The RNA shown here (Bacterial RNase P class A) has 414 nucleotides and comes from Tsuneonella suprasediminis. The organism belongs to Tsuneonella, within Bacteria. Of the family's consensus pairs, 95% are formed in the model. Its mean pLDDT, the model's own confidence on a scale to 100, is 77. It matches the Rfam family "Bacterial RNase P class A". The family's RNA type in Rfam is ribozyme. It was read from a public genome assembly, where an Rfam model found it.
């Protein structure tokens, strides 16, 4: 100097004036004034895909179904589909990047279309024709290519019943051998995933599961428009329908009917099953007409919180410790409007002053030219993607423009 990889940061800065929000203090019955702060949007606040805290509801516990999620292997977190380290396969020369990474011998589908034929498959072009069988021939041998053998060559196709490569064969074919590959034992290393190495076996057993399925492992619903308090205001409102109503009592009152106790059954409350609990012509489930309320405070920011801090543990992602900060709390929803300088940029333009680049020649801090580019001057412009609304960990997606670091590979100096 180019090319590529991996990761981090910035994304306007000063300063006047003026306006906002809020914390504080002070005045005021309130409305709101006044001072005053070191206070006032994001790395994504977005999407709302996951995971949670907090709330509030399901009667509870247990177990089984339905549903849905994740899916190599150990580790980290409050927890994940999330992060880190690894191991596999795949790309890519490499730093590196990807991976919806368990089962195809539980079953079920499916490989379209070429093509002979696509999974208990298979002859389209073609190989042989030894052995029988025709013809020729003195034989020897030739010829036909019918029987009958073959699937090693071609073809198709994403993919054709293991791969190359020597032998043997009529011509083939793990037929026989080497290597790979693929099965079974088993050692040796690792916490595992898994990696290596020995023996044995010629060994037919395709591909899809991001198809249904199967296995392992986990999961209640709603959400701050949750929820809690306060003030008002109305109608504790009508109807309709399903669905069980019973049995016993030597207790209490009562003349009796009957009523309340109490035991048994039976029913409701959950997809269902055991246990327990609560509750009974209104338990519970639907439906359909109707009135009030829409204020105010609260919930609200001290958190799994931050810190370019320090030490310790880890390979790391994290953790323990020590110290040091406090960094919006609005409710139609606040941080903006104008000015000036400076940064960065982009097109216009001059200027030759310095860089560049041509020519000379007394090779110099030298003479002359010439402006594409850099710098200098001035003038228009622009300065990314974007706004919290309980609150926090991740993931995805947008981002003009510019810095930093570290690593790869190529060429070239020294």
């Nucleotide at each position: 100097u180019c090319a590529g990889g991996g990761g981090g940061c910035c994304g306007g800065g000063c300063a006047g004036c003026c306006g906002c929000g809020u914390g504080c203090g002070g005045g005021g019955c309130a409305a709101c004034c006044c001072g005053u702060g070191u206070c006032g949007a994001g790395g994504a606040a977005a999407g709302u895909c996951c995971g949670g805290g907090c709330u509030c509801c399901a009667c509870g516990a247990a177990g089984c179904a339905a549903g849905g999620g994740u899916g190599g292997c150990g580790g980290g977190u409050a927890a994940c589909g999330c992060c880190c380290g690894c191991c596999c396969g795949g790309c890519g020369c490499a730093a590196g990047c990807c991976g919806a990474g368990g089962g195809a011998a539980a079953g079920u589908g499916c490989c379209a279309c070429a093509g002979a034929g696509a999974g208990u498959a298979u002859a389209c072009c073609g190989c042989c024709g030894a052995u029988g069988g025709a013809g020729g021939g003195a034989a020897a041998c030739c010829u036909c290519a019918c029987a009958g053998g073959c699937a090693a060559g071609g073809g198709u196709g994403a993919a054709a019943g293991g791969g190359u490569g020597c032998g043997g064969u009529a011509a083939a074919g793990g037929c026989g051998c080497a290597c790979c590959g693929g099965g079974g034992c088993g050692c040796u290393g690792g916490u595992g995933a898994c990696a290596g190495g020995g023996c044995c076996c010629g060994c037919a057993u395709g591909g899809c599961a991001a198809a249904c399925c199967c296995c392992a492992c986990c999961c209640g619903g709603a959400g701050c428009a949750a929820g809690g308090c306060c003030g008002a205001a109305u109608a504790g409102g009508g109807g309709c329908g399903g669905c069980g109503c019973g049995c016993c009592u030597u207790c209490g009152c009562g003349a009796a009917a009957g009523c309340g106790g109490g035991g048994c059954a039976g029913g409701u409350c959950u997809g269902u099953u055991u246990c327990g609990g609560a509750c009974c012509c209104g338990a519970c489930c639907g439906c359909c007409c109707g009135g009030g309320u829409u204020g105010g405070c609260u919930g609200c920011u001290u958190g799994a919180g931050c810190g370019u801090a320090c030490g310790g543990a880890g390979c790391a992602a994290u953790c323990c410790g020590u110290c040091g900060c406090c960094c919006a709390g609005a409710u139609g929803a606040a941080u903006g409007g104008c000015u000036g300088c400076c940064a960065c940029u982009g097109c216009c333009g001059a200027u030759a002053c310095g860089g560049u680049c041509c020519g000379g020649c007394a090779u110099g801090u030298u003479c002359g030219g010439a402006u594409a580019c850099c710098g200098u001057c001035g003038g228009c412009g622009g300065u990314a993607c974007a706004g919290a609304a309980c609150c926090c960990g991740g993931c995805u997606u947008a981002c003009a423009g510019g810095c930093c670091c570290c690593c790869u590979g190529a060429c070239a100096c020294c």